[in-house]
RNA sequence: UCGUGCUAGACGGGGAGCUGGCGGUGCCCUGUACCCGAAAUCCGCUGCAUGCGGGGUUGAAUCCCCGUUCGAGGCUCGGUGUUUCCGGUAGCCUCUGGUCAAGUAGUGUUGAUGGACUGGUCCUGCGCGGCGACGGCCCGUGAACUCCGCUAGGCCCGAGAGGGAGCAACGGUAAGCGGUGACCGCUCGGGUGCCGCAGGGUCGCCGGUCCGGAGCCAACUAGCCAGGGGCCCGUGAGGCCUAACGAGUCGACAACGGGUGCACGG
Numbered sequence: 001u002c003g004u005g006c007u008a009g010a011c012g013g014g015g016a017g018c019u020g021g022c023g024g025u026g027c028c029c030u031g032u033a034c035c036c037g038a039a040a041u042c043c044g045c046u047g048c049a050u051g052c053g054g055g056g057u058u059g060a061a062u063c064c065c066c067g068u069u070c071g072a073g074g075c076u077c078g079g080u081g082u083u084u085c086c087g088g089u090a091g092c093c094u095c096u097g098g099u100c101a102a103g104u105a106g107u108g109u110u111g112a113u114g115g116a117c118u119g120g121u122c123c124u125g126c127g128c129g130g131c132g133a134c135g136g137c138c139c140g141u142g143a144a145c146u147c148c149g150c151u152a153g154g155c156c157c158g159a160g161a162g163g164g165a166g167c168a169a170c171g172g173u174a175a176g177c178g179g180u181g182a183c184c185g186c187u188c189g190g191g192u193g194c195c196g197c198a199g200g201g202u203c204g205c206c207g208g209u210c211c212g213g214a215g216c217c218a219a220c221u222a223g224c225c226a227g228g229g230g231c232c233c234g235u236g237a238g239g240c241c242u243a244a245c246g247a248g249u250c251g252a253c254a255a256c257g258g259g260u261g262c263a264c265g266g
Stems, first nucleotide, its partner, number of pairs: 001266006009058003012030004020046005034055004064259006073250006081241001083239002086236002091231009102221003106216002114211008122200006128193002131189003134185003138179004147172003155164003
C1' cells in the first nucleotide's frame, strides 16, 4: 500500500415538561436515519447516567468519535401593549333623616301667634236613664191519699124523718215544670250615657269669654347639615397573554479541522 474476514461503533437528534435524578413512551422543533413487543394515576435504571426485551443490516471510514464555527427552533427574564379582577380621591347623581322659612299651596281683620279666665276630656262619690241576665206579675200544666170547696155511688148512726164522715169525678190552689209581648223590682253586671250634682285634677288635647292686633303653617320646591347607595376622570395593587427589540440558556442540521482498531495474505 492492496485484498479478504472480524470487532468497537452506527442504524437519528434536540427543547420544554414529568422525575429526587437519568433515559424512554406522549407534546413540540428539526430532519429522513432498521423490524417486532410493553410503557403516564406509566416502562427501565439509579451513584451514576445504557433506555428495557427479542431479531436484522452495515462495519475502520463521505457513514464512527472529538473540537471549532454557523445556526432553525424552544425556554426564562426584561420590555411594550391589550384585557380582567379588587380598591378608589376631588366631585356628580340618587335615596333617607334632621333643620330652615326664600318660593308654591293652605289658613287668618268673619281676628293669626300669644296671654288671662273658665269649661269638657281624666279620677272619686251620689243620683237618673238605658242594655243584658234574673225574679215578680200573667198564661198553661200541676196533689189518688198526708191542700180547699162541693161531694154521685157506697159506708156509719137512727124505727123513721133526718144527721155524719168522706173516695172517685168536677172546680180551684201550693211546691214544681213550661211559656211570655207589655209592666214592676233597694236583685246583679258593664269599655253602658253629647245625662245631672258635688269634690279633685301634672302635662297634653278640644271648646267658650276677654285682652291684643298680623301672622301662622311646614305638605311640595329650594338652601344647609348628617348618613346610605351608585358613578368614579387624574389613578393604586395584582392576574393571564404578549409585537419589535434586548439579555441569558439549551440547541437540530450543516461547514471546517483533527482522531481512531484486530487478524490473515500479497